[in-house]
RNA sequence: GCAGUUAUAACGCUUAAUCCCUGAAUAACAGGGAGCGGGGGAACCAAAGGGCCUUGGCAGGCCCAUGGGGUGAAUCCCAGCCGACAUGCGCUGGGUAGGGCGACUCUCACGCCCGAAUCCGACAGCUAACCUCGUCAGCGUACCGAGAGAGGCAAC
Numbered sequence: 001g002c003a004g005u006u007a008u009a010a011c012g013c014u015u016a017a018u019c020c021c022u023g024a025a026u027a028a029c030a031g032g033g034a035g036c037g038g039g040g041g042a043a044c045c046a047a048a049g050g051g052c053c054u055u056g057g058c059a060g061g062c063c064c065a066u067g068g069g070g071u072g073a074a075u076c077c078c079a080g081c082c083g084a085c086a087u088g089c090g091c092u093g094g095g096u097a098g099g100g101c102g103a104c105u106c107u108c109a110c111g112c113c114c115g116a117a118u119c120c121g122a123c124a125g126c127u128a129a130c131c132u133c134g135u136c137a138g139c140g141u142a143c144c145g146a147g148a149g150a151g152g153c154a155a156c
Base pairs, nucleotide, nucleotide: 011140012139013138014137018034019033020032021031022030023029035135036134037133038132039131040130045125049064050063051062052061053060067123068120069119070118071117076095077094078093079092080091081090082088098114099113100112101111102110104149105148106147107146108145
């Protein structure tokens, strides 16, 4: 000097997931508040599966298909593999709607990533009042490309 590991503090990132108060004194734990976030829930509006038959029309009959919804950026498509009478909610790879980061903000440029998981349990469109729930978890990017703007410090 470079690289790696561990610990602590500060700072920063994804996320709604932060801060304050009380018991009780560092934490755990039990409560409360603020902030942030989610769900349920009127009117109005929206919505009402498809095909055939029948009827002046409505109603009706038959056949086919099949649960639906929430949180989240996380949807959709192609190929291969496995399985299978058929049927995939499976695995692998590639892409993609969409999303995040690169240390003040915005735009452009360039670059690096994510594109999951899970919950409800036959049931919920929107939705004022109202009701109700969460406040976890996981990490370490840059040390400067351009333009515009903002702010701070120092000197005088």
A computed fold for a 156-nucleotide RNA from Paenibacillus doosanensis, annotated as c-di-AMP riboswitch aptamer (ydaO/yuaA leader). The sequence was found by an Rfam model in a public genome assembly. Its mean pLDDT, the model's own confidence on a scale to 100, is 78.